[in-house]
RNA sequence: AACUUCAUUUUUUGAGAGUUUGAUCCUGGCUCAGGAUGAACGCUGGCGGCGUGCCUUAGGCAUGCAAGUCGAACGAGACUGUAGCAAUACAGUCUAGUGGCAGACGGGUGAGUAACGCGUAGGAAUCUACCCCUGGGUGGAGCAUAGCUGGCCGAAAGGUCAGGUAAUUCUCCAUAGUUCUCGUAAGAGUAAAGGACUUAACGGUCCGCCGAGGGAGGAGCCUGCGUCCUAUCAGCUAGUUGGUGAGGUAAAAGCUUACCAAGGCGAUGACGGGUAGCUGGACUGAGAGGUCGAUCAGCCACAACUGCACUGAGACACGGGCAGUACACCUACGGGUGGCAGCAACCAGGAAUAUUGCGCAAUGGACGAAAGUCUGACGCAGCGACGCCGCGUGGAGGAUGAAGGCCCUCGGGUUGUAAACUCCUUUUGCCAAGCCGUUCACAGCUUGGAGAAUAAGCACCUACUAACUACGUGCCAGAAGUCUCGGUAAUACGUAGGGUGCAAGCGUUAUCCGGAUUUACUGGGCGUAAAGUGUGCGUAGGCGCCCCAAUAAGUCGUGCUUUAAAGACUAAGGCUUACCCUUAGGAAUGAGCACGAUACUGCUGGGGUUGAGGAUUGACAGGGCAGCUGGAACAGUUAGUGUAGCAGUGAAAUGCGUUGAUAUUAACUGGAACACCAAGGGCGAAGGCAGGCUGCUGGGUUUUUCCUGACGCUGAGGCACGAAAGCUAGGGUAGCGAAACAGAUUAGAUACCUGUGUAGUCCUAGCCGUAAACGAUGUCCGCUAACUUUUUCAGUUUCGAUUGAAGAGGUUCAAGCUAACGCGUUAAGCGGACCGCCUGGGGAGUACGACCGCAAGGUUAAAACUCAAAGGAAUUGACGGGGACCCGCACAACUGGUGGAGCGUGUGGUUUAAUUCGAGACAAAGCGAAAAACCUUACCAGGGCUUGACAUGUAACCGUUUUAUACUUUAGGAAACUUUAGUAGAUCCGUAAGGAUGGUUAUGCAGGUGCUGCAUGGCUGUCGUCAGCUCGUGUCGUGAGAUGUUCCCUUAAGUGGGGAAACGAGCGCAACCCCCGUGAAAUGUUAAAUAUUCAUUUCAGACGGUCCCGAUCAUAUCGGGAAGGAAGGAGGGGAAGACGUCAAGUCAGCACGGCCCUUAUGCCCUGGGUUACACACACCCUACAAUGGCGAAUAACAAAGAGCCGCAAGCCGGUGACGGCAAGCAAAUCUCAGAAAUUUCGCCUCAGUUCAGAUUGAAGGCUGCAACCCGCCUUCAUGAAGGAGGAAUCAGUAGUAAUCGCGAAUCAGAAGGUCGCGGUGAAUACGUUCUCGGGUCUUGUACACACCGCCCGUCAAGGCAGCAAAGUCGGGAGUGGAUGAAGGCUACCGUAAGGUGGACGAGUCCAAGCUUGGCGAUGAAGCUUAAGUCGUAACAAGGUAUCCCUAGCCGAAGCUGGGGAUGGAUCACCUCCUUU
Repeated sequence: AACUUCAUUUUUUGAGAGUUUGAUCCUGGCUCAGGAUGAACGCUGGCGGCGUGCCUUAGGCAUGCAAGUCGAACGAGACUGUAGCAAUACAGUCUAGUGGCAGACGGGUGAGUAACGCGUAGGAAUCUACCCCUGGGUGGAGCAUAGCUGGCCGAAAGGUCAGGUAAUUCUCCAUAGUUCUCGUAAGAGUAAAGGACUUAACGGUCCGCCGAGGGAGGAGCCUGCGUCCUAUCAGCUAGUUGGUGAGGUAAAAGCUUACCAAGGCGAUGACGGGUAGCUGGACUGAGAGGUCGAUCAGCCACAACUGCACUGAGACACGGGCAGUACACCUACGGGUGGCAGCAACCAGGAAUAUUGCGCAAUGGACGAAAGUCUGACGCAGCGACGCCGCGUGGAGGAUGAAGGCCCUCGGGUUGUAAACUCCUUUUGCCAAGCCGUUCACAGCUUGGAGAAUAAGCACCUACUAACUACGUGCCAGAAGUCUCGGUAAUACGUAGGGUGCAAGCGUUAUCCGGAUUUACUGGGCGUAAAGUGUGCGUAGGCGCCCCAAUAAGUCGUGCUUUAAAGACUAAGGCUUACCCUUAGGAAUGAGCACGAUACUGCUGGGGUUGAGGAUUGACAGGGCAGCUGGAACAGUUAGUGUAGCAGUGAAAUGCGUUGAUAUUAACUGGAACACCAAGGGCGAAGGCAGGCUGCUGGGUUUUUCCUGACGCUGAGGCACGAAAGCUAGGGUAGCGAAACAGAUUAGAUACCUGUGUAGUCCUAGCCGUAAACGAUGUCCGCUAACUUUUUCAGUUUCGAUUGAAGAGGUUCAAGCUAACGCGUUAAGCGGACCGCCUGGGGAGUACGACCGCAAGGUUAAAACUCAAAGGAAUUGACGGGGACCCGCACAACUGGUGGAGCGUGUGGUUUAAUUCGAGACAAAGCGAAAAACCUUACCAGGGCUUGACAUGUAACCGUUUUAUACUUUAGGAAACUUUAGUAGAUCCGUAAGGAUGGUUAUGCAGGUGCUGCAUGGCUGUCGUCAGCUCGUGUCGUGAGAUGUUCCCUUAAGUGGGGAAACGAGCGCAACCCCCGUGAAAUGUUAAAUAUUCAUUUCAGACGGUCCCGAUCAUAUCGGGAAGGAAGGAGGGGAAGACGUCAAGUCAGCACGGCCCUUAUGCCCUGGGUUACACACACCCUACAAUGGCGAAUAACAAAGAGCCGCAAGCCGGUGACGGCAAGCAAAUCUCAGAAAUUUCGCCUCAGUUCAGAUUGAAGGCUGCAACCCGCCUUCAUGAAGGAGGAAUCAGUAGUAAUCGCGAAUCAGAAGGUCGCGGUGAAUACGUUCUCGGGUCUUGUACACACCGCCCGUCAAGGCAGCAAAGUCGGGAGUGGAUGAAGGCUACCGUAAGGUGGACGAGUCCAAGCUUGGCGAUGAAGCUUAAGUCGUAACAAGGUAUCCCUAGCCGAAGCUGGGGAUGGAUCACCUCCUUU
């Protein structure tokens, strides 16, 4: 100092994120960040230390080694040495054999095993070689045998016969009387071995041997508790459970056997199946837990597979034996041999795992007296970044912030003190010398030297998640853990620069824990998200009222034993540090033993009454069963009256009817259901129950008194009941009515509608067992606000009522709960008891199996595969063939048109060399274009130019002579352009040099109506001049959001007022601005109206202001009237267009990012085209005529504009367009300029015309270089269609429509278009049902790209996994029969050796099954796949409300019948409740 724990102090100790939505909260899954590994793969790789390394085929194994030792047990042999002449003796070494001990340890592996196998705690009926202690003994005798020698057999392995030999081999005798065996006892019986050294010898010492007792360590056996998944395994078991006798073992025991009994185990999971060696511990985790069981340690099991025993203290024996099987090898074919899951190595397998190394020096083991021998145990080394730990790849200075790279707004930034450069150092590595460790494999240490040298990668950079730019690519290539990224500006792909992270490693993959409170003991839920059994009764089980006593099982305390070591924790120490190692310590939640405590629980005993129950008195109600009975309606039959229709529908038809229907009257027959009462009122456990009466019967509530004494609650299995449909048998059948038939509807209509109509609906008996069987809410008990209805009882009573108790039904809500909605004494609140159920969506309540059923089918109930969601509640929108209110030339009313004709213009289409481009419902189409003959012009054909038609920078050159420029000119040409000759000819500054302008050349660049309006700016259209769109603060809500902005009244208006958790404000509305209408003042040219026309400027005026009446809660507002006034209720018109929508339109008006072209996609020129023409559409014009046309009168009356490249009076000419001359006017002065419709007079008389004017011919005029393609005008002639326009559709509410003319812009010329101007000048609006559009509120929603939404099923095609399946191929465990090795047991024979049998016995063969897998033609379902087919079932009242169960039917979604639910919209009524 240490797990924990109490007090104090201190320390340690739990992190979330992304993804469902337009957004929100919740539920819920998926994914990520962390740690770990005996790992593998990719890229890379300097050193050292410590560890670690076949997880797959318990597959097969060449070769070598891994268990021997002892001569001090024994004989023999060989060799050497000494002595000796030699024989021989002695000594030493070695060897095979006999003998002893050890080969049961050490080492390997995890196949089997779900078991007393393991772990833990105990136990009694045992054995134990070597070791230790104690006390004894060790005397005598004998028979063999291997080796050896000789012979024989065999290829070998090996075997056999004969001879002879030793011992610590074997046998006998003696001794023992402890031990053991037998026996009640007496008694009987059981042992041994010697060797070495020493001594002259006796003897001594040491090592042995024998028997006995004890110990230590080891081993065997038994028991309690603990030890995976599966019930789609529910019953298992004959040696099975027990007993007795016998046998057997070291030892208890069915361990074995004979007999007897019938037991034993099991929902607290037997038996069966699957998987698995167990533990100390390892990883993770805050912990509780979860997962794992490599290395190290303990136990077990196994040794090619199976069985068996022998020897031995110990084995049923890894490197012993026997037999069988498979495999392999040798062979002379007769027969033999082998077992690496020991260490290396090899082959195979696999993603994958090392050297055929050194040494017994250390530690340990066997043998030996010892020396020693053996030891792939072990110690070391080798290989591998496989892991952990440590070190290094240099340090300090160094800015011109070098070069290079990358980016760039071209200024610069960044890489970056980084490098270079200067000074310094030497770890690792290299070279060299020496030293230490008693022995010693391998190591280690010290010193010196040279030299910055030998040494950096990998992944990532959209978010999660630290780190950004460029280029390339263009839904391609690719990325991706999740969400997702990529379709031409990709921080997401690839590359580069830069950055971030880690670092000799870094990433990926796989697996485990964590996060995941996502199995919830700690620590979850079940009204609607997944989840309460359809209901009750009840068994086991769980839980259980008050008081007393006793006990001490649970519980609590103290002590002891145990919980191996290692590991973990703490401290100290040793390796240079760390990892690592050593020592010491504490702890170890568990189990056992002993002692103690007694509140609670349990057990036992006694008592109690409040829980529960019983008896008694009356009352209440569609509770159940059976019998009897009633009226209305309906249908049929008979009869009468009566005549042509009836019935049916949105409209029809099928159908019925002159054989008399429908209608009506009377009588009879039949079956089913019970109007009114009737009510969200009653009863029942639920399903459910309704005419009336009677009988039988169950339960509940309340009231009175008494009794029993916890008898209770819940309830797995079990049992019973259980709507409708359906089934079986027999009846019955009026109406209704699946199926079926027919008629309609429809694109179709297997439907909705109509007409028929069978099962069925009804009864009896029996099955079925399911429903949205719902309050989507299990049963029971207690507690926590009110109000009200009803039943019974009690009290008071003025008889109206009121108070209280208990039961039953309902309402708004306090507290509280809830994700919200909501629930709220009938809880979904606060607590308790017990049961059932849930764990992402789909696949699927399906398959297989089992049970039940006559069948239909029900109950139980998966997996593969697939998706990143599925879901609940609420919010804001949008939408609805939902609702309410309101508005608008939206409809209606009225007027005039379009759609028919001709022509004009635009568009489509077609055509073309080109018919340039854009615009496309409203909101494109007389639009861009307020002017296409050339130009415009962007298009086409042809011809030309290339620093360019245009801009600017730099460099060089030119300039008295020539090249700019201008003019003339030659040739070609359609022109542009190319080309020839000539004339003139340089400007400015400066004394000059030179510079500027200019030109040429070169280079940067110009240029592009090329693309992208889906990269953009700007501008515009549209909803819409609709009344809306928002904000601050406050408040409400967990939140998205709400409130304000809703409601009532009102308005053109979110206009104003009232009320109100809102109070205020902003953008819109209105007003401010312009024009017109009235007046005043001032000024006034060119006007001349002179009580001031007109113009300009500045003012005034109108506000529901005043009065009366009415509506209203109202001082808001509205309506009616009056006065005044030029004008009266915004006076009329314009400009002005909120937040936003449509990726609306425009890159061709302009600007602009990016891309593309650069002798062309640029520029110039000529000609052509944009003007085409079968046709279709849009918008005009002119008409079709008499409200008209024509002629005449010149009979009247405007406004607003324009004019010098112009308007042009007037005069002359011309029929005219126009031409010639020409005044005036930069315009209140002059001109264009005659206004027309109108008025008056005349003609025409209903016709294709005196309407209409297209088309065409001829002749002219004007503009312009130019009028053919392709202009306008004039005159004469020609005289088409057209007789009021189908379906449909447009505009207009007053100075409007209609009608009439005038002007201007553009413009050389060229309006029927556009923009303006005035003249004449109507009709109608009951009203908001309907159509369209819009606004507000509300409601439903499965929509949010927002209904042009979403979405279902068949069919067709591709893919994937599973199911069934004739069959086929395996695996496993048994049963029966046959056969049956080794082996021990046993019977008999034999002197013995041995032999012959028996019951067992691994295995083999056969048979019938069981179980479990693989494959499987085909079949039926499922899932999935940008753009297949058919319909449209669902979501809105989804256009027939939807859904559940059931039955029938149909291409498909589905339809129909019966019963049920609301999780149905809308409207009305009733009842109850609440408020006023």
This is a predicted structure of a 1476-nucleotide RNA (small-subunit ribosomal RNA) from a Candidatus Levyibacteriota bacterium. The organism belongs to Candidatus Levyibacteriota, within Bacteria.